[in-house]
RNA sequence: AGCAGAGUAGGGGCUUGUGCGUUAAGCGCCGGGUGAACAGGGAGUUGUCAUCUGGAAGAAAAGGAAACCUUGCGGUACAUGCCCCGCAUCCCGCUGCU
Numbered sequence: 001a002g003c004a005g006a007g008u009a010g011g012g013g014c015u016u017g018u019g020c021g022u023u024a025a026g027c028g029c030c031g032g033g034u035g036a037a038c039a040g041g042g043a044g045u046u047g048u049c050a051u052c053u054g055g056a057a058g059a060a061a062a063g064g065a066a067a068c069c070u071u072g073c074g075g076u077a078c079a080u081g082c083c084c085c086g087c088a089u090c091c092c093g094c095u096g097c098u
Stems, first nucleotide, its partner, number of pairs: 001098005010085005016079004020074003029055008040092004061071004
């Protein structure tokens, strides 16, 4: 110097548990504000996430009951285990080979 590679935060799927909603919040979609994180170091987006806010659309209940309970339902929340993906990108570093 060339080639190959490792590793994070995070994201997704499924399992299990505990909740929430079923008097419709939440999730998802479109827009605006604010903030955060992004491999060992530095930088970092038009990407990601969180939060606030505006908008469109929209649902599955049933049985028993005194409080409530049970079984469902919801592109529902959190946690658990397993699996998969994984720095947008740039510079340096690390490992292997030449």
The prediction has a mean pLDDT of 79.
Predicted 3D model of a 98-nucleotide RNA (THF (Tetrahydrofolate) riboswitch aptamer).
The sequence was found by an Rfam model in a public genome assembly.